[in-house]
A computed fold for a 76-nucleotide RNA from a candidate division WS1 bacterium, annotated as transfer RNA. Model confidence (mean pLDDT): 81 of 100. Its Rfam family is "tRNA". Gene Ontology term of the family: triplet codon-amino acid adaptor activity. The family's RNA type in Rfam is transfer RNA. Rfam's curators write: Transfer RNA (tRNA) molecules are approximately 80 nucleotides in length. The RNAcentral record of the sequence draws on ENA.
């Protein structure tokens, strides 16, 4: 100091070619049970890493920035 890829819910990932985000697992209430465990129903939780910019409209596209992971190259 170049490229590339990632960043979304407490964890673990989805989200198509731009149209107001979902799933497992944990969590919380309930049914069942003599309890628990399981199993079933339900319910709640998100600045989509931050800034900005383009769009009527942006997780999705351009820009820089941060953190992380490959891969080059420098330097001692």
């Nucleotide at each position: 100091g170049g490229g590339u890829c990632g960043u979304u819910a407490g964890c673990u990932c989805a989200g198509c070619u731009g149209g107001u985000a979902g799933a497992g697992c944990a969590g919380g209430g309930g049914a069942c049970u003599c309890u628990u465990a399981a199993u079933c129903c339900u319910c709640a939780g998100g600045u989509c890493a931050c800034a900005g910019g383009u769009u009527c409209g942006a997780u999705c596209c351009c820009u820089g920035u941060a953190c992380g992971g490959c891969c080059c190259a420098c330097c001692a």